[in-house]
RNA sequence: AGAGUUUGAUCCUGGCUCAGAAUGAACGUUGGCGGCGUGCCUAACACAUGCAAGUCGAGCGUGAAAGUUCCUUCGGGAACAAGUAAAGCGGCGAACGGGUGAGUAACGCGUGGGAAUCUGCCUUUUAGUGAAGGAUACCUUUGAGAAAUUGAAGUUAAUACUGCAUACGUCCCUUCGGGGAGAAAGAUGGCCUCUUUGCUGUCGCUAGAAGAUGAGCCCGCGUACUAUUAGUUAGUUGGUGGGGUAAAGGCCUACCAAGACGAUGAUGGUUAGCCGGCCUGAGAGGGUGUACGGCCACAUUGGGACUGAGAUACGGCCCAGACUCCUACGGGAGGCAGCAGUGAGGAAUAUUGCGCAAUGGGGGAAACCCUGACGCAGCGACGCCGCGUGGAGGAUGAAGGUUUUAGGAUUGUAAACUCCUGUUAAGCGGGAAGAAACGUGUUGAUUUAAUACAUCAACAUAAUGACGGUACCGCUAGAGAAAGCACCGGCUAACUUCGUGCCAGCAGCCGCGGUAAUACGAGGGGUGCUAACGUUAUUCGGAUUUAUUGGGCGUAAAGGGUGCGUAGGUGGCAAUGUAAGUCUGUUGUUAAAUUUUCCGGCCUAACUGGAAACAUGCGAUGGAUACUGCAUUACUAGAGGAUGGGAGAGAGAAGUGGAAUCCUUGGAGUAGCGGUAAAAUGCGUAGAUCUCAAGAGGAACACCAAUGGCGAAGGCAGCUUCUUGGCCCAAUCCUGACACUGAGGCACGAAAGCGUGGGGAGCAAACAGGAUUAGAUACCCUGGUAGUCCACGCUGUAAACGAUGAUCACUGGAUGUCGGUUUUGCUUUGCAGAAUCGGUGUCGUAGCUAACGCGCUAAGUGAUCCGCCUGGGGAUUACGGUCGCAGGACUAAAACUUAAAGGAAUUGACGGGGGUCCGCACAAGCGGUGGAACAUGUGGUUUAAUUCGACACUACGCGAGGAACCUUACCUAGGCUUGACAUGCCUUUGACCGCCAUAGAAACAUGGCUUUCUAAGCUUCGGUUUAGACAGUUGCACAGGUGCUGCAUGGCUGCCGUCAGCUCGUGUCGUGAGAUGUUUGGUUAAGUCCUCUAACGAGCGCAACUCUCGCUGUCAGUUGCCACCUACUUCGGUAGAGCACUCUGACGGGACUGCCUGGGAUAACCAGGAGGAAGGUGGGAAUGACGUCAAGUCAUCAUGGUCCUUAUGCCUAGGGCUACACACGUGUUACAAUGGUCGGUACAACGGGUUGCAAACUCGCAAGAGUAAGCUAAUCCCUGAAAGCCGAUCUAAGUUCGGAUUGGGGUCUGAAACUCGACCCCAUGAAGUUGAAAUCGCUAGUAAUCGCGUAUCAGCAACGACGCGGUGAAUACGUUCUCGGACCUUGUACACACCGCCCGUCACACCAUGAGAGCUGUCUGUACCCAAAGCCGUUUUAGCUAACCUGCAAAGGAGGCGAGCGUCUAAGGUAUGGGGAGUGAUUGGGGUGAAGUCGUAACAAGGUAGCCGU
Repeated sequence: AGAGUUUGAUCCUGGCUCAGAAUGAACGUUGGCGGCGUGCCUAACACAUGCAAGUCGAGCGUGAAAGUUCCUUCGGGAACAAGUAAAGCGGCGAACGGGUGAGUAACGCGUGGGAAUCUGCCUUUUAGUGAAGGAUACCUUUGAGAAAUUGAAGUUAAUACUGCAUACGUCCCUUCGGGGAGAAAGAUGGCCUCUUUGCUGUCGCUAGAAGAUGAGCCCGCGUACUAUUAGUUAGUUGGUGGGGUAAAGGCCUACCAAGACGAUGAUGGUUAGCCGGCCUGAGAGGGUGUACGGCCACAUUGGGACUGAGAUACGGCCCAGACUCCUACGGGAGGCAGCAGUGAGGAAUAUUGCGCAAUGGGGGAAACCCUGACGCAGCGACGCCGCGUGGAGGAUGAAGGUUUUAGGAUUGUAAACUCCUGUUAAGCGGGAAGAAACGUGUUGAUUUAAUACAUCAACAUAAUGACGGUACCGCUAGAGAAAGCACCGGCUAACUUCGUGCCAGCAGCCGCGGUAAUACGAGGGGUGCUAACGUUAUUCGGAUUUAUUGGGCGUAAAGGGUGCGUAGGUGGCAAUGUAAGUCUGUUGUUAAAUUUUCCGGCCUAACUGGAAACAUGCGAUGGAUACUGCAUUACUAGAGGAUGGGAGAGAGAAGUGGAAUCCUUGGAGUAGCGGUAAAAUGCGUAGAUCUCAAGAGGAACACCAAUGGCGAAGGCAGCUUCUUGGCCCAAUCCUGACACUGAGGCACGAAAGCGUGGGGAGCAAACAGGAUUAGAUACCCUGGUAGUCCACGCUGUAAACGAUGAUCACUGGAUGUCGGUUUUGCUUUGCAGAAUCGGUGUCGUAGCUAACGCGCUAAGUGAUCCGCCUGGGGAUUACGGUCGCAGGACUAAAACUUAAAGGAAUUGACGGGGGUCCGCACAAGCGGUGGAACAUGUGGUUUAAUUCGACACUACGCGAGGAACCUUACCUAGGCUUGACAUGCCUUUGACCGCCAUAGAAACAUGGCUUUCUAAGCUUCGGUUUAGACAGUUGCACAGGUGCUGCAUGGCUGCCGUCAGCUCGUGUCGUGAGAUGUUUGGUUAAGUCCUCUAACGAGCGCAACUCUCGCUGUCAGUUGCCACCUACUUCGGUAGAGCACUCUGACGGGACUGCCUGGGAUAACCAGGAGGAAGGUGGGAAUGACGUCAAGUCAUCAUGGUCCUUAUGCCUAGGGCUACACACGUGUUACAAUGGUCGGUACAACGGGUUGCAAACUCGCAAGAGUAAGCUAAUCCCUGAAAGCCGAUCUAAGUUCGGAUUGGGGUCUGAAACUCGACCCCAUGAAGUUGAAAUCGCUAGUAAUCGCGUAUCAGCAACGACGCGGUGAAUACGUUCUCGGACCUUGUACACACCGCCCGUCACACCAUGAGAGCUGUCUGUACCCAAAGCCGUUUUAGCUAACCUGCAAAGGAGGCGAGCGUCUAAGGUAUGGGGAGUGAUUGGGGUGAAGUCGUAACAAGGUAGCCGU
């Protein structure tokens, strides 16, 4: 620091996702040790049990017992225990410490200030501490009760209580002289004394004054979301009097006034303890508030006061409610959100431990006691940190695993093995620091009369450890006891094999899986981290994706429809003052901890000690005055006013005009009119349309007219008049910042629509009819009502658009046009030019922009203000509110769903878009197919099998250039299993082969006969051993497969297409995909050439080079030829001689737009002509660019993978591939006279031939047979070409056409013609008389027509295929249309590319949500009723009463208790509103789903351009 994901590719916008860090975590797998931390986030749910607050005898009065000892009358008593335990009175504490976060949006918290306060214990200081009194608990006696508890009588003490005295200071009053009020408690040491008294220390006590600490109160600023909460408030806001409090105050009360708060968000609702901090981040920020620290609040729920310095009191009290427990039913008791612990809830969170040794707290003079605060231990990998699970050497690179191209590679120095070490764990032994205070003793100082006492200092010294025999140290043995988890398609480090086969599964996003999965599962290997590793959840980051730092709004989401204007925000030039903002210095505070830096302590680290820095804020104070603010003064450049001109469909009202449509009347006139692509509905003989004249009525204003003008926008158009707004120009004068923007607000606002009343010619939703159509609730036609028009009112929306808010300033030009002013020229009612101001267009510089584009009329550069946006859908929606007569408008969510949606541009493809061009593409012609019969191929059907493949063009006389067996792959049956075929090893034999016989359909099986070779060694020469060759046999490796996958492949092939295209290098342009070149103008068969040109060149294609045919030269001359010469002849010829000619076949020539004329741009090229055998590529062939169709072929061949292995292999016989209601393709023969039949007769070329072609001759009607010459071929043979020509006959008919079919008889090939061959002869003689829709071929030696040859092949289903020659036409005006193709351009929502994409209803399933008669519980407001406890007020001559007063006493008084009444008031009740939640028959739309149904709305002119509002 980025990455993945929208596209065929690109740039942008924009969301989603990932990599990082973190956590009080949880879950899964795994788990050795230690240190330091940390641990109910849920039910503020309920709690058994134990403990968590006591202490003081130096405040007080009482006062045991066990036990021991002694005595005893044996009943007991005494002493010690012991003034102890214990309870009580009294004092202090219990308001701290500890827990929790329910409530609280608040002066609660944070920060900084303030004045009207209190403060126990503590410190300093001042003054005191006198003299009296009456009770009471405990205790004793006695009563009630189950208990808790409690009544009565009696007795007693105090630092308990109550007066009195005194009063420096305090408080109150004051005439400032003074007057009045108000306290106390002692205890314990020492000295002295006979005792009291006294003196004195310490601790107390009282009244003050200060301080410190703590607490209360007030204020500025900051502190969540929500306006779909806009008004709230009656003690409310203020004042006066009074009350109350420690204290200001409506805190409370009476009266008076009517205020107070609020868009700078009151009131209401929802959520939440706040902060230091913590996490994250570069920071600014965002999130969070566990542990530690500060503050607040709470203690079962609600209310209340008491005591006290302090509480409205967690382990106190009273009342009410809920719950639990005890009960003798009469009554009582309780509060773990203290520490442990239990249940419940939950994904989830620990021990009913030890100790007061340390630190701290309470009490005490102290010892000491108490302390679940705290210190420790236990449990949990919950977190952070540290250590270990061994180290070194070790290559036959072991075995095993995995993989393999079978060689190897890898696991891997890893292991084994050798030599070491000894952390941790285990055992044994040693063993700390944390503990020095207090105390005691001595000395000194202070105090004092004092050597007491006390305090301080120094020295000495006793005791005290929960943790714990722990940390740590030493020794012993021993590599021994200690490694896992996730991942490996990209992001993202790390790859292979097998299994599976859109299944099982994975997945954070993109996406994997449909038979070769690096993505699923497993193995091997690898990568990452490591006592952990992954997953899930949450937060920040990345995200500049809420943008202060740091974004945007023409088309991606986003400018309000437009103006006026309030609050607010911002604001020209100059001076003076001020100092609020601003800047700066000093100062106070910003707690500690944390974070950062440095230095220390635990071995290190985590952890921890010290120091510094930081704490960006707030307050106080001094200074500066540029800028902003404020105040005053001044100015004229902004803005406005006055004067004079100007243009205009600007607005409102009244009047008026002509053309046209329609209607009415009249004239004239006759059969149609109208309408459409074509029709029909409609109108018309009752007289239409057409035409003439007159009249009525409504609406809109041709030409001018424009790229023009005006207006804020919507919008505005005949002409005239009236009223009226704004704007522009010129020159001066005036005011003096009066300005800009503008949330709310107000006004205007097309069309459609609504209300009331008019009007209504034309047009025209709805509606009707006619067409079209599969349908046509549409497009087209004929009609036609609202409406359109007017008046008044409402509605308030539009793609209300320049998709561009308003204002101001600045920043090159060019060229139109409109309105002014000044000026120049001329041909002067005017025209043209220049300058300038204001509008409105086009093109363009810089700059901007994702690009398109914008460009002084900015989308450039700056300033001010307003509005708006934050992925797509759901949703221009729901609910609520406001407005409206209504339709509806404005405001405006969520659940859920989705990985994209989108903008601009690029390349293609496509278009029922455009332009140009080509092709037997159409047209013009000739001949066919489609109808018949047959042949052949295919589909279908059939079958045991009818083997397989090929399917639009580009399958179908195709693979097959030849299925009777074979072929043959198929079926049935019979057999074989190392095999029909290849190689190697092993066992064994010496033959195998061949011949014969038997069984069988054959394969095969059995039997018989026959029968080896080479070399070496040994040898008894018989032979034997070894090695090899050959052949068989046994077993093992393996063979074999026309089995599957052409969608795993190579090779080959088809089509587009012999179409003219397809690309590259360098350069240039563009952010880029890409473009340019290859486009333009001509031309060509051609991207052929020329020209132009940011392109210049090049490659593959085109063309040429190759072959062949056409003319010709040279050379050569047999088997070819035969003119001349000779000989022979049956007069055909033969033999010599010859190579002139023909011919054969090798090398050459020839044609190049070369020449001429014209056109064209002096080009390329085109048209014509000459010459020539041939003329503009001379004809034909071969030659097939980049690519496309997952085109075809695994059955030519090759080949990966997979499957079969006594069979999916191999052998054999027979059958099948030849079937046959049918359909299609390709052909043959015909339908006849341009013909058939018969007779005669003429002329080819290409080819083939020894397992062959076969002459001649004979036989047969013929197919053919017999016999046989020649020929390995320019020699012989196939081989008589046919159409043609000459003649004869047939005479328009199902024929002397046509030949299918069938019967009979033959020939040939072949082991074999039944299924299933060809041919010949005789007989038979079917359909068919030129073929519907539709469709094919061909442009010249072509079509058509005629025959001939060859391959395959024993023969042949060949009418096929491939070649050869003979005869030999017609037509092309032309490119509108059909098909295909090429180039340019245009639109696109297509890119699997129009056989594309895509919309809506309906049907089905699921999901969330709205409405809904209502129902349920909850929160809350208002009014009223009842009213506990309690404070306060008040009454009390009726009950009770120690202290004070009067009094001898009795008694009375004052006061108190109690009781009554009253105000307030919790809970409860009644009535009535509001908020939100859940649920609900039914119902509405929405979303998502596999290949459902119906249509085809949109994207191309999408076939009616589309879209917006109504």
Molecule: small-subunit ribosomal RNA
Organism: uncultured bacterium